Transfer RNA from Aliterella atlantica, 72 nucleotides, folded computationally. The organism belongs to Aliterella, within Bacteria. The RNAcentral record of the sequence draws on MGnify and Rfam. The same sequence occurs in records of 2 taxa. Its Rfam family is "tRNA". Its family is annotated with triplet codon-amino acid adaptor activity in the Gene Ontology.
[in-house]
């Protein structure tokens, strides 16, 4: 410097253009003498940022950022 892949709730992590899963976690509630573990039910997400296509974008094009990698 040039290529390639990666970024989504607090944690990992799905979603091949059409309502953003899931499992941990966390709060309430149940169950218990208390816990824990079960069990219900909640809460939390401008999908890294800024534009562009499109009726419609986590998804597709462009540009910056960050991280890993491979080359010089």
């Nucleotide at each position: 410097u040039g290529c390639c892949g990666a970024g989504u709730g607090g944690a990992c992590g799905a979603a091949u253009g059409g309502c953003a899963a899931g499992u941990c976690g966390c709060a309430u509630g149940g169950c218990u003498c208390u816990g824990a573990a079960c069990c219900a039910u909640g809460a939390g997400a401008u999908u890294a940022c800024a534009g562009g296509u499109u009726c419609a974008a986590a998804c597709c094009c462009u540009g910056u950022c960050u991280c890993g990698g491979c080359a010089u």